[in-house]
Context: one part of a larger RNA
RNA sequence: AUCUCUCUAAGGAACUCGGCAAAUUUGCCCCGUAUCUUCGGUAGAAGGGGUGCCCCUUUCGGGGGGUCGCAGUUAAGAGGCGCAACCGACUGUUUAGCAAAAACACAGCUCUCUGCAAAGUCGCAAGACGACGUAUAGGGAGUGACACGUGACCAAUGCAGAAAGGUGAACGUCUGAGGUGAGAGCUUCGGGCCCAAGCCCCUGUGAAUGUCGGCCGUAACUAUAACGGUCCUAAGGUAGCGAAAUUCCUUGUCGGGUAAGUUCCGACCCGCACGAAUCGUGUAACGAGUUGCGCACUGUCUCGGAGAGAUGCUCA
Numbered sequence: 001a002u003c004u005c006u007c008u009a010a011g012g013a014a015c016u017c018g019g020c021a022a023a024u025u026u027g028c029c030c031c032g033u034a035u036c037u038u039c040g041g042u043a044g045a046a047g048g049g050g051u052g053c054c055c056c057u058u059u060c061g062g063g064g065g066g067u068c069g070c071a072g073u074u075a076a077g078a079g080g081c082g083c084a085a086c087c088g089a090c091u092g093u094u095u096a097g098c099a100a101a102a103a104c105a106c107a108g109c110u111c112u113c114u115g116c117a118a119a120g121u122c123g124c125a126a127g128a129c130g131a132c133g134u135a136u137a138g139g140g141a142g143u144g145a146c147a148c149g150u151g152a153c154c155a156a157u158g159c160a161g162a163a164a165g166g167u168g169a170a171c172g173u174c175u176g177a178g179g180u181g182a183g184a185g186c187u188u189c190g191g192g193c194c195c196a197a198g199c200c201c202c203u204g205u206g207a208a209u210g211u212c213g214g215c216c217g218u219a220a221c222u223a224u225a226a227c228g229g230u231c232c233u234a235a236g237g238u239a240g241c242g243a244a245a246u247u248c249c250u251u252g253u254c255g256g257g258u259a260a261g262u263u264c265c266g267a268c269c270c271g272c273a274c275g276a277a278u279c280g281u282g283u284a285a286c287g288a289g290u291u292g293c294g295c296a297c298u299g300u301c302u303c304g305g306a307g308a309g310a311u312g313c314u315c316a
Stems, first nucleotide, its partner, number of pairs: 002310007010302002014300001019297001027051005036041001038145001052067006068072001080295007087287002092104002108143007120129003146282004151212003156209002158205004165200003172193009213231005240274001241271001252268005
């Protein structure tokens, strides 16, 4: 010097990307317990007090008295807490060997297929699963507790339906011409009719794939534009939310917190480029999730120091 530990004046996060690590807390009994809430919870909230031994007593729960120590859950083991925001409702699952999460799943919701020899799946088949089930069942797809909601567009794509018309191959039928042949025939090239699905056409369908405008003017300060005009479209983004896990400009602007805040919280709305089951907005509880702040606590630090053990080195 390194590793693992112990202690450390004063300060107490000044460290650092970040309190990472460490420290604090810790058992049991009693008191006490906010906000929010789906009334179950949150909650061991928070916060405070007690704790040994001996004697007496007891309805065996307890009550009274005494006594020792700095210290009585005397060692070990044994929650730090709070206030907010985001995401995901929750318990669960996952990248065996760098990711445990906001990813997957989930109960619930919706659409769709399936009438049973079911749909669907495996198999060449026999056959099997589905299911010894029968639409309160089974398969597929999306969403993802709960609460309130879920707007416009069927032009494109997809799906479903209807069958009038157009298109539509071979076969079939009728027919023309050529080659060859004595002929029958064989063969080549046409033409008309008939003609399935499909496609075109028509209609429906968004919790189907998806999409959801531009320019100009206008109010008695200014600014803005409830209002008007015009072009285009299938229709021009409704409710709600919004510098957001989405905001480029941007450290937007205002407010809060700090002495000082590119982060954080609350607002505003000029949404580069939110938006309604690729769900929208809320939400108690939950989370080894992400972010900000505070209390307590500390060698993280100011800034180091002291100590224990081990390793290292030499010899056997």